[in-house]
RNA sequence: AACGAAAGGGCAAACCCUGAGUAAUCAGGGGGCGCAAAGCCACGGGUCCUAAAAUUUAAAAGUAAUUAGUGACAAGGAAAGCCGAGCUGCCGAAU
Numbered sequence: 001a002a003c004g005a006a007a008g009g010g011c012a013a014a015c016c017c018u019g020a021g022u023a024a025u026c027a028g029g030g031g032g033c034g035c036a037a038a039g040c041c042a043c044g045g046g047u048c049c050u051a052a053a054a055u056u057u058a059a060a061a062g063u064a065a066u067u068a069g070u071g072a073c074a075a076g077g078a079a080a081g082c083c084g085a086g087c088u089g090c091c092g093a094a095u
Base pairs, nucleotide, nucleotide: 002095003092004091010035011034015030016029017028018027019026020025033081039087040086043084044083045082047078048077049076050075065070
């Protein structure tokens, strides 16, 4: 260093309550499915949301397009417990 036995500790899915948001979702409390990076970071891919603002002649959604089955780009946002990149980190059995 790879790796993941043990011990001490850590985090916390669904669901419920309260609050924020148009929404995705987030914060606090309960809860505990799981997690050795389930610590940090929206940089790449993918996913999800869309009130207002911006853009536009106008309209941003079942809209444009379409083989009529389906079904977007952009812009703004969300999520690190989807996969990568980057930064950091506890313990030390076996190999």
Molecule: c-di-GMP-I-GGC riboswitch aptamer